A computed fold for an 85-nucleotide RNA from a Gammaproteobacteria bacterium, annotated as c-di-GMP-I riboswitch aptamer.
[in-house]
RNA sequence: AACUGAAAAUGGUAAACCCGGUGAAAGCCGGGAACACAAAGCCACCGGUCUAAGGGAUAAAUCCUAGGGCAGCGGAGUCGCCAGU
Numbered sequence: 001a002a003c004u005g006a007a008a009a010u011g012g013u014a015a016a017c018c019c020g021g022u023g024a025a026a027g028c029c030g031g032g033a034a035c036a037c038a039a040a041g042c043c044a045c046c047g048g049u050c051u052a053a054g055g056g057a058u059a060a061a062u063c064c065u066a067g068g069g070c071a072g073c074g075g076a077g078u079c080g081c082c083a084g085u
Base pairs, nucleotide, nucleotide: 002085003084004083005082012037013036017032018031019030020029021028022027035072041078042077045075046074047073048070049069050068054065055064056063057062
């Protein structure tokens, strides 16, 4: 430096659900709780997906739209612990 994660060590993160806060919503934050995770660290660049306040279309129902989200959906980028080869 590259590849790999069988066993091990030190540790880390934390789904569902419940409570509180926040937000138009999706969601996010804090507490409890653990289904899992070797990048379940970071990052919306590409694809995907969720929401639709505002805006647009419509007679209406409703539909479209991200400057809002999801990194625990896939890929790219980037940084990193331990061990093995």
About this RNA:
Model confidence (mean pLDDT): 91 of 100. It was read from a public genome assembly, where an Rfam model found it.